[in-house]
RNA sequence: GCUCCCGUCGUCUAGCCCGGUCAAGGAUAGAGCCCUCUCGAGGCUCAGACGCGGGUUCAAAUCCCGCCGGGAGCA
Numbered sequence: 001g002c003u004c005c006c007g008u009c010g011u012c013u014a015g016c017c018c019g020g021u022c023a024a025g026g027a028u029a030g031a032g033c034c035c036u037c038u039c040g041a042g043g044c045u046c047a048g049a050c051g052c053g054g055g056u057u058c059a060a061a062u063c064c065c066g067c068c069g070g071g072a073g074c075a
Base pairs, nucleotide, nucleotide: 001074002073003072004071005070006069007068010028011027012026013025020058030046031045032044033043034042051067052066053065054064055063
């Protein structure tokens, strides 16, 4: 230098191919409450994310372009 893959809550992960709802779902961790003599376990609730910029579109996490970061292969 070329090709390919990946980037989403604190952490792990689904959704992307094939655009659409309502709070972007789940697990774990966190906060509060219930339960309990207390703790733990359990139950309920809350808060928490689409790498950055642009484009297309009525509508983008999803499609297109560029960039950034990580990884693999080739040279």

Notes
Model confidence (mean pLDDT): 82 of 100. Predicted 3D model of a 75-nucleotide RNA (transfer RNA) from a Candidatus Aenigmatarchaeota archaeon. The sequence is in RNAcentral, with records from ENA. It matches the Rfam family "tRNA".